A computed fold for a 355-nucleotide RNA from a marine eukaryotic metagenome, annotated as Bacterial RNase P class A.
RNA sequence: AGUUAGCGAGACAAUCGCUAUUUGAACAGCUUAGCUGGUCACGUAGAGGAAAGUCCGGGCUCCACAGGGUAAGAGUGCCAGGUAACACCUGGGAAGCGUGAGCUUACGGAAAGUGCAGCAGAGAAUAGACCGCCGAUGAUUCAAUUGAACACAGGCAAGGGUGAAAAGGUGCGGUAAGAGCGCACCGCGUUAUUGGUAACAAUAAUGGCAUGGUAAACCCCACUCGGAGCAAGACCAAAUAGGUCUCCACAUGGUGCGACCCGCACGAGGGGACGGGUAGGUUGCUUGAGGCAAGCGGUGACGUUUGUCCCAGAUGAAUGAUUGUCCUCGACAGAACCCGGCUUAUCAGUUAACU
Numbered sequence: 001a002g003u004u005a006g007c008g009a010g011a012c013a014a015u016c017g018c019u020a021u022u023u024g025a026a027c028a029g030c031u032u033a034g035c036u037g038g039u040c041a042c043g044u045a046g047a048g049g050a051a052a053g054u055c056c057g058g059g060c061u062c063c064a065c066a067g068g069g070u071a072a073g074a075g076u077g078c079c080a081g082g083u084a085a086c087a088c089c090u091g092g093g094a095a096g097c098g099u100g101a102g103c104u105u106a107c108g109g110a111a112a113g114u115g116c117a118g119c120a121g122a123g124a125a126u127a128g129a130c131c132g133c134c135g136a137u138g139a140u141u142c143a144a145u146u147g148a149a150c151a152c153a154g155g156c157a158a159g160g161g162u163g164a165a166a167a168g169g170u171g172c173g174g175u176a177a178g179a180g181c182g183c184a185c186c187g188c189g190u191u192a193u194u195g196g197u198a199a200c201a202a203u204a205a206u207g208g209c210a211u212g213g214u215a216a217a218c219c220c221c222a223c224u225c226g227g228a229g230c231a232a233g234a235c236c237a238a239a240u241a242g243g244u245c246u247c248c249a250c251a252u253g254g255u256g257c258g259a260c261c262c263g264c265a266c267g268a269g270g271g272g273a274c275g276g277g278u279a280g281g282u283u284g285c286u287u288g289a290g291g292c293a294a295g296c297g298g299u300g301a302c303g304u305u306u307g308u309c310c311c312a313g314a315u316g317a318a319u320g321a322u323u324g325u326c327c328u329c330g331a332c333a334g335a336a337c338c339c340g341g342c343u344u345a346u347c348a349g350u351u352a353a354c355u
Base pairs, nucleotide, nucleotide: 001355002354003353004352005351006350007349010326011325012324013323014322015321016320018046019045020044021043023041024040025039027037028036029035030034048332052343053342055341056340057339058338059337060229061228062227063226067262068261069260070259073225074224075223076222077221078092079091080090081089082088093107094105095104096103097102108220109219113218114217115214116213130160131159132156133155134154135152137151138150140149141148142147168186169185170184171183172182173181187209188207189206190205191204192203193202194201195200233283234282235281236280243274244273245272246271247270248269254266255265256264290309291308292307293306294305295304296303297302
C1' cells in the first nucleotide's frame, strides 16, 4: 500500500413516562371458594445487521386424499458435498483478470433446425479477387549480356487493405509464383494408458484436420415443481331480506381452489344475474429446523454429545422526554406469523491472518 474473515452500531448515571409479564394487595362482577376485569406496588424483559427490497427456499394453515398421469408454464444448468429446502453455502475443476495475497463466471448443446451481426470490404460461413504475385504466347516498343515495358490464355490466395471478426499459428523446405503442398513444434479431432468418486489433468500413438461467432436469441437436452396464502385459518357475538328472477336436474344431474383425463369422496341439489346486511371481539401470536459455551469428527460448509438460557408480541400501531458527565462526536435506519438465504444502504473505532 493492498487482500480475506470478524467484532461493532455512542457510553455511563439519575428522574418521570410507555408495552408485555411473574408475584402480591385491595376493589368490582359472575355460573361463588373458583373464574374474569381493570387499578396499584416490587421485580423481569422490550426493534436490526440489515428490521429494508419482496428476489428465492421452507415451516405452518386451508382446499376430503393432493393419489396417478397429460399438456402448458416456470425454474436450474461444470463436478462432489452441506442443508428442512433452495437459484443458497462449502470444497474442487476449467476459462479469464491481478506482480501477488486473491477475485469473477447467466460454466450443458452451434454437426437437429431457424434467426441475427449496421456500415466498410472482392468476400461474413453452401463466405473471396480490390491492390497485388507468377506467367505460356505475342507480328509491338526500348535496350542489347541477361532483360524492361505493353497486351493477354492461364495459375495463386502466401503479402497489403477493409472490418469487432477474413479460410489454424511460427519457422524451414518446395514451387513459375504460392498454398498443410511437405516437414518440425504448437493448436484441433480420435483412441489408449495413468491419476482422480467426478468435473478434469498428464503422457503416448494417430489423423493434414470442421474455414467461424452468437443460445442473458428462438430452440434442443437433463433435472425439479399441486394451488392459494396470517388480509391463511378457527371460535364468539351482532345484524339483515334463510330475498327476487332464471337455466339444468331429481338417484345420478352435478360439486369437490389454475386446465384436461383416470381414480376417489359426497350426493339432492348445482350454475348464472340483480339486490340487502355485517366487517366488532378473541385466537392464530411466539419454546424455536432457537441462542450461548465446551468436547469430539470433518480441508470446509456443517454434524454430533454434554451443559446452560428464555430473548418483543404491538394492533392508527409500545422503548420517549429532561438533566449531568465522558469521548474516538455516532452512519444506514423501526419487528407486525416465523425461520434459512441473497441483494441493496451504511458511521466512529478495532482484531486476526496473508501479499